Predicted 3D model of a 325-nucleotide part of an RNA (large-subunit ribosomal RNA, domain IV) from uncultured Balneola sp. The source organism's lineage runs through Bacteria, Pseudomonadati, Balneolota, Balneolaceae and Balneola. Its mean pLDDT, the model's own confidence on a scale to 100, is 87. Rfam family: Bacterial large subunit ribosomal RNA.

Context: one part of a larger RNA
């Protein structure tokens, strides 16, 4: 001094980032319980009371009388609780050794692909999962209980679907050019077939162009001026753009930069938290939106109730370490 325990006057979170640690309830009967709920729960909610010994009655449970002690689940063991938001429905599941979580699965929902020698998939193949399955089945994708819901755009880009037109390979291919040389020749040259080089009209599929459908496919959903009998705002008109100009519902949020917005709550005193407003830098509808009872070793903010976290320390025990010996 350090480690692991124990015990502290008075105060109780003043500590801290932050009640982390530690304490504080615990067991068993009986009383008795909210808000909200999918009516199952929430619930051991919360909050009391009792537990011992001796007579009497009674199978008992217990019930009625006495009694003792600071203390009766006499030691041990043995949920602290409540309110209010976020998030994610749960239960499960992960980064074997720094991350358990709001990720990840999940039941649900939708979109698509396959008619079976099935689509997908491993393999060069033979084969084989798929499936000894057969569309209420198997692949893939996205969302992710439940309730109410999922608006507008097909212009891009993607997918399906359509064939007239344009466009366009290989291959075919009509002619045309050159080499070669039987042959003729004015000797300069010209030149059949064939053979080769090489050009090359035309003919030519799906593709692209095109035409049409799909957004719970990838994606996207505007500006500026004006205007009401006070001011202010602007149901209202004008105008340019665009495929189409964010609808419901939330909204300073896990999303807000300005910002510690502004007003209400809570506190003596709030950059967090909790209602609200909407001026949404830069929410928003299955890359789902908006509530949501249960449930969380998840995140925040507040309280009881408890304490050595503190104020601010002491003490003691047992280990280690220092010094001496």
């Nucleotide at each position: 001094u350090c480690a692991u325990g124990g015990c502290u006057a008075a105060g109780g979170a003043a500590c801290u980032a932050g009640g982390c640690a530690a304490a504080u309830u615990a067991g068993a009967u009986c009383c008795g319980u909210a808000a909200c709920u999918u009516c199952g729960g929430g619930a051991g909610a919360a909050g009391g009371a009792u537990c011992c010994c001796c007579c009497u009655g009674g199978c008992a449970a217990c019930a009625g009388g006495g009694g003792c002690g600071c203390a009766g689940u006499g030691a041990a063991a043995a949920g602290g609780c409540c309110c209010a938001a976020g998030c994610g429905a749960c239960u499960g599941u992960u980064u074997a050794c720094c991350a358990a979580a709001a990720a990840c699965a999940c039941a649900u929902g939708u979109c698509u692909c396959u008619g079976c020698u099935a689509a997908g998939c491993c393999g060069u193949a033979a084969g084989g999962c798929g499936a000894u399955g057969u569309a209420u089945a198997g692949g893939g994708a996205c969302u992710g209980a439940c309730a109410c819901c999922u608006g507008c755009c097909c212009g891009g880009u993607g997918c399906c679907g359509g064939a007239a037109g344009g466009u366009u390979a290989a291959a075919g291919a009509a002619g045309g050019g050159g080499g070669u040389u039987a042959u003729c020749u004015u000797c300069g040259g010209a030149a059949a077939a064939g053979c080769u080089c090489u050009u090359g009209a035309c003919u030519g599929a799906a593709g692209c162009c095109c035409c049409g459908g799909u957004a719970a496919a990838c994606g996207g959903c505007g500006g500026c001026c004006g205007u009401a009998a006070c001011u202010a705002u602007a149901a209202c008109g004008g105008u340019c753009c665009u495929a189409a100009g964010g609808u419901a519902g939330c909204g300073a949020a896990a999303u807000u930069c300005c910002u510690u917005g502004u007003c209400g709550g809570g506190u003596a005193a709030g950059u967090u938290c909790c209602g609200a407003c909407c001026u949404g830098c830069a929410c928003g509808a299955a890359u789902g939106g908006u509530g949501u009872a249960a449930c969380g070793a998840c995140u925040u903010g507040g309280g009881c109730a408890c304490u050595g976290u503190c104020u601010c320390g002491g003490c003691c025990a047992u280990g280690a370490g220092c010094u001496c010996g």